[in-house]
């Protein structure tokens, strides 16, 4: 790397440097010289790991609390759609795939 499990309608940004792209992919749509992207600093959000704790069938599960540490994140639901189902075949709704993140992982 593959693979496994869980989550993805909530939340949270400023400054400095850089200087044209960015939002995974395709289409749409959007953001962007009133500064994209990347870097740094500080701040914040959240609670996967983590710490404390209640119940239990002691495997683990379902809860409550915390935030020092390891990650992650701080435009738009993962921005929306793409494939399938449903639907007045329009709108809309549901599911999947893909992706992201975490914890595992010979």
């Nucleotide at each position: 790397a593959a693979c496994u499990u869980a989550u993805c309608c909530g939340g949270a940004g400023u400054g400095c440097c850089u200087g044209a792209g960015g939002g995974a992919u395709u289409g749409g749509c959007c953001c962007u010289g009133a500064g994209a992207u990347g870097g740094c600093a500080c701040a914040g959000c959240a609670a996967c790991c983590c710490c404390c704790u209640g119940c239990u069938a002691u495997a683990g599960g379902c809860g409550g609390g915390g935030a020092a540490g390891g990650u992650g994140c701080u435009a738009a639901u993962u921005c929306c759609a793409g494939c399938c189902c449903u639907g007045u075949u329009u709108a809309g709704g549901g599911g999947a795939a893909a992706g992201a993140u975490a914890a595992g992982g010979a």
Molecule: SAM riboswitch aptamer (S box leader)
Organism: Nitrospira sp.